[in-house]
Context: one part of a larger RNA
RNA sequence: UUGGGCGUAAAGCGUCUGUAGGUGGCUUUUCAAGUCCGCCAUCAAAUCCCAGGGCUCAACCCUGGACAGGCUGUGAAAACAACCAAGCUGGAGUACGGUAGGGGCAGAGGGAAUUUCGGGUGGAGCGGUGAAAUGCAUUGAGAUCGGAAAGAACACCAACGGCAAAAGCACUCUGCUGGGCUGACACUGACACUGAGAGACGAAAGCUAGGGGAGCAAAUGGGAUUAGAGACCCCAGUAGUCCUAGCCGUAAACGAUGGAUACUAGGUGCUAUGCGACUCAACCUGUGCAAUGCUGUAGCUAACGCGUUAAGUAUCCCGCCUGGGGAGUACGUUCGCAAGAAUGAAACUC
Numbered sequence: 001u002u003g004g005g006c007g008u009a010a011a012g013c014g015u016c017u018g019u020a021g022g023u024g025g026c027u028u029u030u031c032a033a034g035u036c037c038g039c040c041a042u043c044a045a046a047u048c049c050c051a052g053g054g055c056u057c058a059a060c061c062c063u064g065g066a067c068a069g070g071c072u073g074u075g076a077a078a079a080c081a082a083c084c085a086a087g088c089u090g091g092a093g094u095a096c097g098g099u100a101g102g103g104g105c106a107g108a109g110g111g112a113a114u115u116u117c118g119g120g121u122g123g124a125g126c127g128g129u130g131a132a133a134u135g136c137a138u139u140g141a142g143a144u145c146g147g148a149a150a151g152a153a154c155a156c157c158a159a160c161g162g163c164a165a166a167a168g169c170a171c172u173c174u175g176c177u178g179g180g181c182u183g184a185c186a187c188u189g190a191c192a193c194u195g196a197g198a199g200a201c202g203a204a205a206g207c208u209a210g211g212g213g214a215g216c217a218a219a220u221g222g223g224a225u226u227a228g229a230g231a232c233c234c235c236a237g238u239a240g241u242c243c244u245a246g247c248c249g250u251a252a253a254c255g256a257u258g259g260a261u262a263c264u265a266g267g268u269g270c271u272a273u274g275c276g277a278c279u280c281a282a283c284c285u286g287u288g289c290a291a292u293g294c295u296g297u298a299g300c301u302a303a304c305g306c307g308u309u310a311a312g313u314a315u316c317c318c319g320c321c322u323g324g325g326g327a328g329u330a331c332g333u334u335c336g337c338a339a340g341a342a343u344g345a346a347a348c349u350c
Stems, first nucleotide, its partner, number of pairs: 003322004007304002012318001014201004021194003025088004034080001035077001037075003042070002049065006091191001092188003096183004103177007110154001114150004119145003125136002162169002206247006215241002220236004258317006266295004271290001273288004299306002323350003332343004
């Protein structure tokens, strides 16, 4: 390489949009480059294979023959795929009527708690731990009652619940705005799927500039513990955490499970919505579609387990893997202010 694979053994890009490319619904027609069938010519000899023969056998030599395949020309077929032309509505989309939602951005408002400041009461401890100490406190702490300020986060509701492509999203209200689901069927008529490159978004930490700084808290200082303690525990505490504008582009970015379509037993929850029946109404009950859970048959799996939300049965497209270490390292290149990121070996060794 062929092949075999990718939940946990190596292996699904963090997620999406989309270019080229690959693949693609139903009916009728055209054409014949693909496809399929026949014929002609050809692919030197030797070699290989088969059947005979000759050296006493064999190696070796001689004679004859064939399979499979390639290519050229020519004739025919038209199912399939392509092409041409015309249509269809089931895939896809648009319009219309409803509907749920912490989806996004911006603005406004709120209360609890914490800390600080100032005032009143009061008068000796407080705090902390396994036990202590550092620490705070008669210049009046801690406790308690009014007042003021600041920043950050939004208890209960809260759920195996909802929304979003993922990252993620929750106090309340308002404005702008994206997506989903559902119902009738009005319109377009395959407009679809995937997607190398490319682009966009992308937790936390980190970086640049300007603000902000209550609590928490890397670094750092002190007190303990200990043989030591650069730690775990305690007292403090700076970056940071927050906002605005930009950068970084990584995570066990996990369902460790790429996307799309179709098919293949059930049972039981929950969310949104439609229909029928019962109805004053809420429930309850039957049923359809969509999302989200648990359990489980067949089947699959090395096992664990998965099991209509597949890891089952199939098709299409992309990404990735090929023993461990060296190593996600070196070198080169691209990106970045930097930190570093992306791409990514070999020698050697087992």